[in-house]
RNA sequence: GCAGUGGUAUCGAAGUGGUCAUAACGAGCACGAUUGGAAAUCGUGUAGCCUUAACCGGCUCGAGGGUUCGAAUCCCUCCCACUGCG
Numbered sequence: 001g002c003a004g005u006g007g008u009a010u011c012g013a014a015g016u017g018g019u020c021a022u023a024a025c026g027a028g029c030a031c032g033a034u035u036g037g038a039a040a041u042c043g044u045g046u047a048g049c050c051u052u053a054a055c056c057g058g059c060u061c062g063a064g065g066g067u068u069c070g071a072a073u074c075c076c077u078c079c080c081a082c083u084g085c086g
Stems, first nucleotide, its partner, number of pairs: 001085007010027003018069001028046006047060004062078005
């Protein structure tokens, strides 16, 4: 340099145009139950930003743009990681 795969919450990961990101599912973490105490198990909760006194509301799928009535999903450019080729 060329080709390919991927980037989603604390981590992994599903979702491939509309019944949904209310982000499933798993792990981790916090609190509680259980225990003499632990482990295991069970229950509840667990992203950030803007706005508000609070509630409410809005935005965010690596970044920016485009297509579309509608985009995490399709297209373009760029960034990052990995794999292969030279």
Molecule: transfer RNA
Organism: uncultured Eubacteriales bacterium